Predicted 3D model of a 106-nucleotide RNA (SAM riboswitch aptamer (S box leader)) from a Cyclobacteriaceae bacterium. Its mean pLDDT, the model's own confidence on a scale to 100, is 80. The sequence was found by an Rfam model in a public genome assembly.
[in-house]
RNA sequence: AAUUUAUAUAGAAGGGGGGAGAGACUGGCUCUGUGAACCCCUGGCAACCAUCAGCGCAAACAAGUUGAAAAAGUGCCAAGACCAACCCAAACGGGAAUUAUAAAAA
Repeated sequence: AAUUUAUAUAGAAGGGGGGAGAGACUGGCUCUGUGAACCCCUGGCAACCAUCAGCGCAAACAAGUUGAAAAAGUGCCAAGACCAACCCAAACGGGAAUUAUAAAAA
């Protein structure tokens, strides 16, 4: 890289370096010299994994589910994954695909 499963309208920024791009691709729209990408430091958000408790069970486990906490492994800190794109729909909207992240298995 590819596969499976889950999640994706919530939430959370300051500093130093850097110096023109960034928001995955295409079209749009937006952000950006009042400083983009990227690197470092500090801070924070969230709760996938891991932990604890309740429910669950005849009982004890387990699956599942609800809650707590936030040290560690990740992730994240403009706009819904910025919007659209393919299908359904008059529209609102819904679904799919793709993408991202996590966990699993090989």